[in-house]
RNA sequence: UCGUGUUAAGGGCAAACCUGUCGAAAGGCAGGGGCGCAAAGCUACAGGGUCUAAGGCCGCAAGGCUAUGACAGCCAGCUGCCACG
Numbered sequence: 001u002c003g004u005g006u007u008a009a010g011g012g013c014a015a016a017c018c019u020g021u022c023g024a025a026a027g028g029c030a031g032g033g034g035c036g037c038a039a040a041g042c043u044a045c046a047g048g049g050u051c052u053a054a055g056g057c058c059g060c061a062a063g064g065c066u067a068u069g070a071c072a073g074c075c076a077g078c079u080g081c082c083a084c085g
Stems, first nucleotide, its partner, number of pairs: 002085004012037002017032006035073001041078003047075002049071003055066004
């Protein structure tokens, strides 16, 4: 430097759900919890994808469209610990 993740050490993260809180919502944050994860570390206008639709536009209405709001535990990109080869 490259490849792999079978074992071990130090350990790390934390899904659903519950409580509180912020938010129009999606969702975020804190505590509990622990499904899982060898990148479940970082990156969201400036790769793709997904969710929401306050405001705006259309509509008689029902409703539709729309990101400037979100998601990195969807793919992707970047970086990295340990072990083995």
Source information: Model confidence (mean pLDDT): 84 of 100. A computed fold for an 85-nucleotide RNA from Calderihabitans maritimus, annotated as c-di-GMP-I riboswitch aptamer. Lineage of the source: Bacteria > Bacillota > Clostridia > Neomoorellales > Calderihabitans.